Model confidence (mean pLDDT): 76 of 100. The RNA shown here (Glycine riboswitch aptamer) has 87 nucleotides and comes from a rhizosphere metagenome.
[in-house]
RNA sequence: GUGCGGGAGAGAUCACCACCUCGAAUGAGGUUCGGUGGCGCCGAAGGGGCAACCUCCCCGGAACCUCUCAGGCAAUCAAGACCGCGC
Numbered sequence: 001g002u003g004c005g006g007g008a009g010a011g012a013u014c015a016c017c018a019c020c021u022c023g024a025a026u027g028a029g030g031u032u033c034g035g036u037g038g039c040g041c042c043g044a045a046g047g048g049g050c051a052a053c054c055u056c057c058c059c060g061g062a063a064c065c066u067c068u069c070a071g072g073c074a075a076u077c078a079a080g081a082c083c084g085c086g087c
Stems, first nucleotide, its partner, number of pairs: 001087006011039001013038005018031005040073003046069001047067003053061002
């Protein structure tokens, strides 16, 4: 590096549009396995920052700390540091 397995956290929140159902209508309910935007939140892809630490104490490397740009926030899918086994 690759294959398999395990793998956390955080709103199925609000608004608008669209669709479905009920209704004469104002409207009500539902849909995120429809879209857009807002607010709130998480950090273990990636990225940035400090620096514990490593080092021949020079150069250099560098976190699960920190930021939240990206990513993610019902379940599911995908992603997923890290761990185990095989090649």
Rfam family: Glycine riboswitch aptamer. Rfam's curators write: This family represents the bacterial glycine riboswitch.